[in-house]
RNA sequence: ACAUGCAAGUCGAGCGGAAAGGGCUCCUUCGGGAGUACUAAAGUGGCGAACGGGUGAGUAACAGGUGGAUAAUCUGCCUCAUGGUGGGGGACAACAGUUGGAAACGGCUGCUAAUACCCCAUGUGAUUGCAAAGUAAGUUCAGCAAAAAAGGCACUUCACAGCGCCGCCAUGAGAUGAGUCCGCCCCCCAUUAGCUAGUUGGUGAGAUAAUAGCUCACCAAGGCUUCGAUGGGUAGCCGAGCUGAGAGGUUGAUCGGCCACACUGGAACUGAGACACGGUCCAGACACCUACGGGUGGCAGCAGUAGGGAAUAUUGGACAAUGGGCGCAAGCCUGAUCCAGCCAUGCCGCGUGGAUGACGAAGGCCUUCGGGUCGUAAAGUCCUUUUAUAAGGGAAGAACAACUCGGGUAGGAAAUGAUCCGGGCCUGACGGUACCUUAUGAAUAAGCAACGGCUAACUACGUGCCAGCAGCCGCGGUAAUACGUAGGUUGCAAGCGUUGUUCGGAAUUACUGGGCGUAAAGGGAGCGCAGGCGGUUUGAUCAGUCUGAAGUGAAAGUCCGGGGCUCAACCCCGGAACUGCUUUGGAUACUGUCAGACUUGAGUACGUGAGAGGUGGGCGGAAUUCCAGGUGUAGCGGUGAAAUGCGUAGAUAUCUGGAGGAACAUCGAUGGCGAAAGCAGCCCACUGGCACGAAACUGACGCUGAGGCUCGAAAGCGUGGGGAGCGAACGGGAUUAGAUACCCCGGUAGUCCACGCCGUAAACGUUGUGCACUAGGUGUGGGGGGGUAUCGACCCCUCCCGUGCCGCAGCUAACGCAUUAAGUGCACCGCCUGGGGAGUACGAUCGCAAGAUUGAAACUCAAAGGAAUUGACGGGGGCCCGCACAAGCGGUGGAGCAUGUGGUUUAAUUCGAGGCAACGCGAAGAACCUUACCCAGGCUUGACAUCCCGUGACAACCAUGGAAACAUGGCUUUCUCUUCGGAGACACGGUGACAGGUGUUGCAUGGCUGUCGUCAGCUCGUGUCGUGAGAUGUUGGGUUAAGUCCCGCAACGAGCGCAACCCUUGUCCUUAGUUACCAGCGGUUCGGCCGGGCACUCUAAGGAGACUGCCGGUGAUAAGCCGGAGGAAGGUGGGGACGACGUCAAGUCAUCAUGGCCCUUAUGUCUGGGGCUACACACGUGCUACAAUGGCCGGUACAAUGAGUUGCAAUACCGCAAGGUGGAGCCAAUCCCAAAAAGCCGGUCUCAGUUCGGAUUGGAGUCUGCAACUCGACUCCAUGAAGUCGGAAUCGCUAGUAAUCGCGUAUCAGCUACGACGCGGUGAAUACGUUCCCGGGCUUGUACACACCGCCCGUCACAUGACCCGAGUCGGGUGCACCCAAAGUGGCUGGCCUAACCCUUCGGGGAAGGAG
Repeated sequence: ACAUGCAAGUCGAGCGGAAAGGGCUCCUUCGGGAGUACUAAAGUGGCGAACGGGUGAGUAACAGGUGGAUAAUCUGCCUCAUGGUGGGGGACAACAGUUGGAAACGGCUGCUAAUACCCCAUGUGAUUGCAAAGUAAGUUCAGCAAAAAAGGCACUUCACAGCGCCGCCAUGAGAUGAGUCCGCCCCCCAUUAGCUAGUUGGUGAGAUAAUAGCUCACCAAGGCUUCGAUGGGUAGCCGAGCUGAGAGGUUGAUCGGCCACACUGGAACUGAGACACGGUCCAGACACCUACGGGUGGCAGCAGUAGGGAAUAUUGGACAAUGGGCGCAAGCCUGAUCCAGCCAUGCCGCGUGGAUGACGAAGGCCUUCGGGUCGUAAAGUCCUUUUAUAAGGGAAGAACAACUCGGGUAGGAAAUGAUCCGGGCCUGACGGUACCUUAUGAAUAAGCAACGGCUAACUACGUGCCAGCAGCCGCGGUAAUACGUAGGUUGCAAGCGUUGUUCGGAAUUACUGGGCGUAAAGGGAGCGCAGGCGGUUUGAUCAGUCUGAAGUGAAAGUCCGGGGCUCAACCCCGGAACUGCUUUGGAUACUGUCAGACUUGAGUACGUGAGAGGUGGGCGGAAUUCCAGGUGUAGCGGUGAAAUGCGUAGAUAUCUGGAGGAACAUCGAUGGCGAAAGCAGCCCACUGGCACGAAACUGACGCUGAGGCUCGAAAGCGUGGGGAGCGAACGGGAUUAGAUACCCCGGUAGUCCACGCCGUAAACGUUGUGCACUAGGUGUGGGGGGGUAUCGACCCCUCCCGUGCCGCAGCUAACGCAUUAAGUGCACCGCCUGGGGAGUACGAUCGCAAGAUUGAAACUCAAAGGAAUUGACGGGGGCCCGCACAAGCGGUGGAGCAUGUGGUUUAAUUCGAGGCAACGCGAAGAACCUUACCCAGGCUUGACAUCCCGUGACAACCAUGGAAACAUGGCUUUCUCUUCGGAGACACGGUGACAGGUGUUGCAUGGCUGUCGUCAGCUCGUGUCGUGAGAUGUUGGGUUAAGUCCCGCAACGAGCGCAACCCUUGUCCUUAGUUACCAGCGGUUCGGCCGGGCACUCUAAGGAGACUGCCGGUGAUAAGCCGGAGGAAGGUGGGGACGACGUCAAGUCAUCAUGGCCCUUAUGUCUGGGGCUACACACGUGCUACAAUGGCCGGUACAAUGAGUUGCAAUACCGCAAGGUGGAGCCAAUCCCAAAAAGCCGGUCUCAGUUCGGAUUGGAGUCUGCAACUCGACUCCAUGAAGUCGGAAUCGCUAGUAAUCGCGUAUCAGCUACGACGCGGUGAAUACGUUCCCGGGCUUGUACACACCGCCCGUCACAUGACCCGAGUCGGGUGCACCCAAAGUGGCUGGCCUAACCCUUCGGGGAAGGAG
């Protein structure tokens, strides 16, 4: 929006009739006819159709709820009571005929009945009018006028009649239902503040069942509203439902009450009742039929259909029950209702089995590979049968009514009848349903979500900021309990989870029950209408308040107690409750109201006083600038430094005179006054407020204050003045990358005055006003009192008012406030409710404008914010330290070479290390090996380990092939033990478990290491303080190399660090005396060589010594510091080892170990060759130099640490040399490497690319080694490059140090070593000092915490979304004014029409009525 069916009919006992039909009886000429009781479809008439059923569009309203009023009303059917029901009359349907139309539906003529319609009579009541009487919510009497009806059925009776039943008429009463009026309650918006003309009231009339501006005429000018009118938006209201401890919040499905509506809008008719869901008329939209002329329809009844939608059921059965309509009744109708169907939509109940069962089966998953878990779970064994299936039995719900039998009661002459009781008969849609019995057999029956925290429950795999999850926090970037899957677990369970919505938690709108100094929030300040609140006391009243009673508060629901379905859900009964409203009785403390009194709140008068309080007028001096004149000359001015600017036309400076404007130094002050804004030279005039004193007067006159009014800095605006200085804008000069700034030179509005606007500020004490109460201390301004003293000035005590600081209780999130409260209370006002959007937009008001006031939303974020804490940071501050700077010495950066790195190249140039803290680093030694890389050739249980099986050798040697690995062949052939079975070792072959990996992840790890840093720090226990983070201790005053020590202190102690203990070196002593040593004695080949000696040196064990111990000074009498003595050494004597808590996801998976991942005829392993050694270039670390403090030659002196048997190797010989031959000695205080070098002495060179420098290259060799081509070192001869002291920059070092000189060792066949690690020789300079650079310990700020390499702002570009504006354009709603206008209601006029009654001359007329 609706196809189709059904949802309201019934009565023949109101009526006229019809006989289409079938039944029965009789007759029959079988054609049919007669009678009888029924029944269909219509008509007339009555009742019903206004109930029941549906929906929530409208409605902010007497619509609803609740309580009242109706003396302002009506009420069919029903009940009771009284009276009546008499006499007449004419029509119209149906029907018949005819006719129009497609149909719907009609037209004309004729006939007819009634419980249809009409007239007359009667009149108890009732109503209205008139008249009369006494009375007064109105009543009574009698008189006049108007005004009613209907019969049907049955019985008795001859009939009249009875009135028996159902009806009818009139009146009264009741019941039920309805109408109207009133008090209170009932959503949001003020960016809706004024609304109203029938509007508000009165008089009269009309209309209505009834009151009333409901309507009309006239009169008056009222009525509503900040306690929210009017307007706009939204919405059916309630009992009740959900939630909540409650107060509240939210909702209005089912059930029940009321209202409204029935396609949309309007209207009346009928009727007891409607302005009527399944009635009528009109208009509109939509749809259908049509012969195009015209008609028809209304599911928000029950089913059902289409569309829409996330989404919502059967075109079922029955009137058996309950109820309704009609009927005398039987009965008929009833999509009300009762049932059934569909849907796990909700609530409730039940089941899907129970017991036993360990080999803890198989299988899955996990695993530390041992096992664990699913799990007694399964299987198996023994049971049960709710449910299921099959069969059988089988309800309650049924009581009626009617009929029949019997009995009773009242009335009646009687009968019919009425009414009551009992028996009988009869009625079930659901439905063969609930329920019961039997049989069969565990048989037929478990899912969903979750498992990071909140929140009960964890592992594996896959994935790798992907895919995805997510309520909030958040998870995912290769080990994800957070994604996906699996196993397991947890929760609930025929359900589970998600989504949406409401309340709760949320004290997060705070009535119960919040706040406003800094978190959001006190109006800029005052005056003040309304409002709110209000001192002491007496009386009255009883409105608020408290209390008793009555009525009501429907039922259902909730709660409590019982009962019925096997339980429960569900249902039934009883009680409580319904916190409310109304009426009435009482109480009178408090509040209110009325009346009276009081003085303490408030005010008035009086006295005294202080003050930049205000307004107007006048006066003054200092200074700046300008003008005139004088003196005077080259600069002035300005800055970090300059320049623009001024000045020889005379500036600046200085003197004199003058002009003009603005502001008032010192006094002057956390001083004063004012409501705030604000107010400052002096004087005068006018004027406001305040404090103190005393206590005369008034008698609550008070406080606060929405709107309102007034004042209100600066800037700005208007008009007119004024303008010295200063000075937005602007111009110029600088600065700068730029500099629309900071600095400088100028300079206009303005600043000033008068008048008028504006109305805002960090208008701040970020703290509204008033009153009261609650420890103190100390200043200061004003006034008063008292004390001492001779007046006074001082001084002391005290009272009131103002203004500061400190501080207790208390408060506060803390900071802090603290009698001037942010404490404790009262009264009133203003304001707040996450951040942004935004104090923006729109609207309105104000304004000349600028703009102000009021003041959102969309959208977006998960925060924004306050106070405090710990760190970190600062081109913040203070103190201190360090080769940090400075003072010095020597280097690097320039050259050549060596070496490492980057880059490039390459088949490969293996890998790692990357600021300090990678770069002569891993590497204490890459020709092969190493070796991890590349090319090529091999092997596949493997080069290496363990286990199993077989064989017994293997190795070595020889030959062949090959680059080798290796392959093939030959020769040869086991060992040990033994219980004689065998076992073991080794080798080869085989099988599979496994081996192997310098493959990956140092951001999965252990261990080790670097670094801050040998810096002096880092912590803990107990106590105390703080809500807490945290603090204290550890800070402070001194001192130290030191958190070293002392003193002080709400701290007292302790730990890791510092120091010491350890090693070495410096002195001495004791012990010991070989291989070291040799003073004295002897010998000597002159060498401690020998005898001898432990004295010395030395060796290596043990001791001593140094502790601010002593003295003086200083400091605080301390710690300590300064100086001195003694001493080998003096204030940790020098050096080393030793590295706190931690930081850097620092480095290392390539030392090693190790989780995960990856490879397994290769990413493993073997071999040959190559590469790691490349070379345009860049950097780091070194060596050698550039020379005369030197080079070269000759001579000569003095060390220490170390190493040595696959080794160091002497004497000797050879070679120019590297080296060779040879081998004494030495397993080392014995022998050897081994020569120390710089130094010293002498000679030469003479400032040059050299007699400096030695690169590079040629030649010849030596050594090691399987092998020096790529790619070794060394020697000799020859060659003889760059380089003449190094730019910017940068490194090391404070004493046996720097610088300089050589020696040794590890690794190692040899060597790239100029490296590294050690050893000794010679041996300086400088430090005023802490301003600065770097790095480290207290304080302050912070919007940082990944911690300044932090955080963070704005424009622009591109893309996207939202909102606002926008020239306009289109549409909707509403208000006001007006026009056209259907149906309909009421009325008027003209015409028209008419059966009943009356008259009639029968033509008609009258009365009355109808349509219009």
Molecule: small-subunit ribosomal RNA
Organism: uncultured prokaryote